[in-house]
RNA sequence: UACGUUCUGAGUGGCGAAUGGGUGCGUAACACGUGGGUGACCUGCCUCGAAGUGUGGAAUAACAAUUCGAAAGAAUUGUUAAUACCGCAUGUGGUCUUGGAAAUUAGAAUACCAAGUCUAAAGCAGUAAUGCUUUUCGAGAGGGGCCCGCGGUCCAUCAGCUAGUUGGUAGGGUAAUGGCCUACCAAGGCUAUAAUGGAUAGGGGACCUGAGAGGGUGACCCCCCACACUGACAUUGAAAUAUGGGUCAGACACCUACGGGUGGCAGCAGUAAGGAAUAUUGCUCAAUGGGCGAAAGCCUGAAGUAGCAACGCCGCGUGAGCGAUAAAGGCCUUUGGGUCGUAAAGCUCUUUUCGGGGAGAUGAGGAAGGAUAGUAUCCCCGGAAUAAGGUACGGUUAACUACGUGCCAGCAGUUGCGGUAAAACGUAGGUACCGAGCGUUAUCCGGAUUCACUGGGCGUAAAGCGCGUGCAGGUGGUUGGGUAAGUCGGGCAUGAAACCUCUUGGUUUAACUGAGAGAAGCUGCUCGAUACUGCUUGACUUGAGGACAUAAGAGGGAGAUGGAAUUCUGCAUGUAGUGGUGAAAUGCGUAGAUAUGCGGAGGAACACUAGUGGUGAAGGCGGUCUCCUGGUAUGUACCUGACACUUAGACGCGAAGGCUAGGGGAGUGAACGGGAUUAGAAAUCCCGGUAGUCCUAGCAGUAAAUGAUGAUUACUAGGUGUUAGUGGUAAUUAAACCACUAGUGCCGAAGCUAAUGCGAUAAGUAAUCCGCCUGGGGACUACGAUCGCAAGAUUAAAACUCAAAGGAAUUGACGGGGACCCGCACAAGCAGCGGAGCGUGUGGUUUAAUUCGAGUUUACGCGAAGAACCUUACCCAGGUUUGACAUGUAGGUAGUAGUGAAGCGAAAGCGGAACGACCCUUCGGGGAGCCUAUACAGGUGAUGCAUGGCUGUCGUCAGCUCGUGCCGUGAGGUGUUUGGUUAAGUCCACUAACGAGCGCAACCCUCGGGGCCAGUUAUAAGUGUCUGGCGCGACUGCCGGUUUUAAGCCGGAGGAAGGUGGGGAUGACGUCAAGUCAGCAUGUCCUUUAUAUCUGGGGCUACACACACGCUACAAUGGGUAAUACAAUGGGUUGCCAAGCCGUGAGGCGGAGUCAAUCCUUUAAAAUUACCCUCAGUUCAGAUCGCAGGCUGUAAUUUGCCUGCGUGAAGUCGAAGUUGCUAGUAAACGCAGGACAGCUACACUGCGUUGAAUAUGUUCCCGGGUCUUGUAUAUAUUGCCCGUCACGUCAUGGGAGCUGAUAACACCUGAAGCCGGUGGCCUAACCGCAAGGAGGGAGCCGUCGAAGGUGGGAUCGGUGACUGGGACGAAGUCGUAACAAGGUA
Repeated sequence: UACGUUCUGAGUGGCGAAUGGGUGCGUAACACGUGGGUGACCUGCCUCGAAGUGUGGAAUAACAAUUCGAAAGAAUUGUUAAUACCGCAUGUGGUCUUGGAAAUUAGAAUACCAAGUCUAAAGCAGUAAUGCUUUUCGAGAGGGGCCCGCGGUCCAUCAGCUAGUUGGUAGGGUAAUGGCCUACCAAGGCUAUAAUGGAUAGGGGACCUGAGAGGGUGACCCCCCACACUGACAUUGAAAUAUGGGUCAGACACCUACGGGUGGCAGCAGUAAGGAAUAUUGCUCAAUGGGCGAAAGCCUGAAGUAGCAACGCCGCGUGAGCGAUAAAGGCCUUUGGGUCGUAAAGCUCUUUUCGGGGAGAUGAGGAAGGAUAGUAUCCCCGGAAUAAGGUACGGUUAACUACGUGCCAGCAGUUGCGGUAAAACGUAGGUACCGAGCGUUAUCCGGAUUCACUGGGCGUAAAGCGCGUGCAGGUGGUUGGGUAAGUCGGGCAUGAAACCUCUUGGUUUAACUGAGAGAAGCUGCUCGAUACUGCUUGACUUGAGGACAUAAGAGGGAGAUGGAAUUCUGCAUGUAGUGGUGAAAUGCGUAGAUAUGCGGAGGAACACUAGUGGUGAAGGCGGUCUCCUGGUAUGUACCUGACACUUAGACGCGAAGGCUAGGGGAGUGAACGGGAUUAGAAAUCCCGGUAGUCCUAGCAGUAAAUGAUGAUUACUAGGUGUUAGUGGUAAUUAAACCACUAGUGCCGAAGCUAAUGCGAUAAGUAAUCCGCCUGGGGACUACGAUCGCAAGAUUAAAACUCAAAGGAAUUGACGGGGACCCGCACAAGCAGCGGAGCGUGUGGUUUAAUUCGAGUUUACGCGAAGAACCUUACCCAGGUUUGACAUGUAGGUAGUAGUGAAGCGAAAGCGGAACGACCCUUCGGGGAGCCUAUACAGGUGAUGCAUGGCUGUCGUCAGCUCGUGCCGUGAGGUGUUUGGUUAAGUCCACUAACGAGCGCAACCCUCGGGGCCAGUUAUAAGUGUCUGGCGCGACUGCCGGUUUUAAGCCGGAGGAAGGUGGGGAUGACGUCAAGUCAGCAUGUCCUUUAUAUCUGGGGCUACACACACGCUACAAUGGGUAAUACAAUGGGUUGCCAAGCCGUGAGGCGGAGUCAAUCCUUUAAAAUUACCCUCAGUUCAGAUCGCAGGCUGUAAUUUGCCUGCGUGAAGUCGAAGUUGCUAGUAAACGCAGGACAGCUACACUGCGUUGAAUAUGUUCCCGGGUCUUGUAUAUAUUGCCCGUCACGUCAUGGGAGCUGAUAACACCUGAAGCCGGUGGCCUAACCGCAAGGAGGGAGCCGUCGAAGGUGGGAUCGGUGACUGGGACGAAGUCGUAACAAGGUA
């Protein structure tokens, strides 16, 4: 240096890159699913078959050189190869043209024959055999394109859409049909079986749920589609309009030397952002699969694997056995105990798991290698060792106590908890349910028969169009024939796999997974059946219609006409009022009203007849007559022969009021004016009065247009009225009766219904068709659309908000509803209160304190039958602290307990000289006492809304209930209502009730009559008019009347008493969270040198005032003086206290009698008799004040009572209003008692004396009872409840506008690119000797064309000063509209 081989890099060439992987933007569509079609098609690689591969040529990358550029990259010149590219030959075959004969078919371009035209190829490896590759044709497999039937979202507040639109002819284009495209022609095409438009959305297998039918969903896996930054375009290729190819435009990002370039994770990892939230920049091509290759092999974030996450499903563990004194500790407690709990500890075991060590896979094929992986698994060792939480505990819903908190903090799915005893909040203990999980949140199905196909409704709960005519649609009488669409049956095909069910196999089991079988709807083809439905063709008469004969009628339209009345008007008579109302006034009237008579005008309406009578589709229709006209009923059974029913849309009619235009206008009468009423009165009532009301022509189209009940047909007990007609019986007429039909009423059987009710005129039983409903409010609304002159009508949401709204019926309660009844409720009477002074209580005020409670009736002379201290709870001051009082435990104490002088002090208390004990005893001591300590005492502190007990009130009203039965789905009713009667739910009668209980009455006490017994202290005695006791007496028993021969009522007799004889005690079920924690008891809370306790003083007794209950008066029916008569109930030994004496008197002295029918209190007072006073602020009245006394008590000043003398206020009978009382009552008069030292008592509880009036009655006021009625009430009329306004919050409509998104349209500009045109440019292969040509390229032009620009509209959002209504909110303001007859239905 040449050649060969191997490796590496670039290039030419081939194949692949259209698979795989990702995502769900778009798409409501032949996109998907399913079943078909292609006689209208294509198909690389693969398989089979037939026939071939001859002969030539020209280039070009790489490479080299030069140049440009920052880069990306590019240009020029030169060289070279091929299975790259080109020409010619051959033509099994194929294409095209023409002709022929004949088959299938709806149709030939298909298959056959003949002639002509055009048309292929390439080599490589190997010595070779041979292998690979290649060309043409035919066939196959698999794959694909296109077309069609059927199926699957919402909105009609989208009803009309469409010009390449629909079709034809010709051409172009494609693999291929086709308006796919172009030219011309025609004017079609789609639509209520939903076109068009809008919204939303990938479709399916499947998944979740459900008994199913359905409802919801479309993650993972599988099939199909669409997309690859956004939009458009072609090239290559068998296939793309191509996710990791190209070109252009746009947005975004990056690089840049500013000239220009580059990019596309919805591949696998990963980053950022967003978000409540979602994983590793792992390993490997070992397996499976794919691409290329002859193969070795290379590539493969497909795939296989590992990592992260309890995200899901499945499996396993966190130990097992024994173990009581039921340990400690926690929690609760009735303090006994219970519970955690055999739980723990302890003893004896085991080793899944865990830790250590060792062995070590299958998958993995014929060797090796092999990510997973030193993993799964196995063996040995160790030691109970390494491993339990979450939620809930009022009901729903399994599971309960304590403490804390106190409508706070908080809980809550729903109902709802929490305001001092929270099983609901928080914590603890316990319990329940799950368990490596548990609970919450979100979503879907279920329950929900609550959109009802299975499987609902419409009188009153939501719901029948106001009514008719009627097209489409739906449905349709009797009987034959045909057909076979529906229907039913058989066969075949299809229904991918996975999923599901069953059987069975593999992982230790299971989840998971392999195999086999089954299931199901839908669809196509084919064969059959023919009852029913449909279609078709005949027939029929009962549905329907017609004809004929009668009948009734406020049916409709038009015209004419009549009388009564109102008003106006003329004249006359006539004079002061009239009119109107609950009562009045405005109004009218002396300018002559109202009233009366005669005449005239005008409008509207038609008395009586007149009737749940008639008629009409409904609205509606009413003097009489005439004309026109619709419908209906009855009867005949003559004609047609299913001609029928219903009816979306459509069309018509449609009260009153309203509107337009023109008339008319008597009465009436919105608005308006005036007068009343009233707090006001925008109303009700009154006086006026315009529109309207009337007519003509139009509009409007609504009503509680209601029978709150759609139309039609059939069937299903009756009774009784009435209207129209027919037939019959009978018959002089009229009537009457029987039967049928059509209307219109009432009652009622079955049945239905939530009940009420309906019930042949159905709301019953069935059928057909239409309309409508789906919690209340928002909302008979907004927006949009249609209609309208307007008013407005029709259609018709959402946000938001509530847990109800509603129906029917029940029991109460209530009513300015009804009926009946009762009560000193009213009325009829008598005496008062309210005015004065005083007393007492309360409020208020004051105070250091004026202690507390009671608050319409049902608090206020109440707790209190007695606050100077005490009481006493309040205030001030001073003391005490195991305490003034009780019990227990422990300890101490012998001159101890107890008495207690001096001193200090206001007292309590401090202090302590001095005196000085007791009981039992086994003789040790014990008890009692005292002291100390500790448990505890104490509290008139809170809660009567935690309670017991007791009490008030309705109310001494006549009611309130139960058992059984019966009725009702039930609440509940009946009984208990009804008719009588009563004081009475008293009694009687009737009665689906029969009985019973608590209440009523009676039994009890007392007074009234007489009898018997006994009799002290009564009485002079007898005695019994007195006392005590016992029993009698009155029961509507007797008579008459009346009533239902009842209960009873009325009258009478007798009787002391007559109809419960008078009075008392006695208070049903319940109501008022009525009253009382201050009488007592008591839970809980609070307090403990004080909220306990003791003491002194003060206060509860204050005083401008207001209220309640009383006393005394205002005088002559009285006051004063004198004389004189008659009671009863009571009380008395710390007591009542006589006689007598003193004192003006209160009182004092006194001491008899008396433990009481004995004595005392104890003279009762009014009354009566006599005298004075003579109408006055008095001889009335006695407040207030002064002086002097008495009594009680430690004490009388704050703050007692009484007496005497003096003083002598208001007050001359009481406004509005209001109280008591019906007979021995009211009124008047005194007496006694209690508590108590005394008393504020005029209070309270009793007692007797004198002793009336009135009641026609139930209209009214108040309260109550029974029945009934209405109710929107049930906290029950002090109920409920409406609207404006004011404030706050929320969502929403309108709104000058502002702003954004989307899809179109018109015009302009118009990239890339395909197609077409073009010539004067350029051009290797072929033809030609050449010139030149064919063909090609670039350029230019044109159509189309993305995007962009301009413009006017459309639809849907956001936002917007202002504005409209709506909803909700704490105890706001104004009224009171509704619910009762709601006070004007």

The RNA shown here (small-subunit ribosomal RNA) has 1385 nucleotides and comes from a metagenome. The sequence is in RNAcentral, with records from SILVA. Rfam family: Bacterial small subunit ribosomal RNA. Gene Ontology terms of the family: ribosome and structural constituent of ribosome.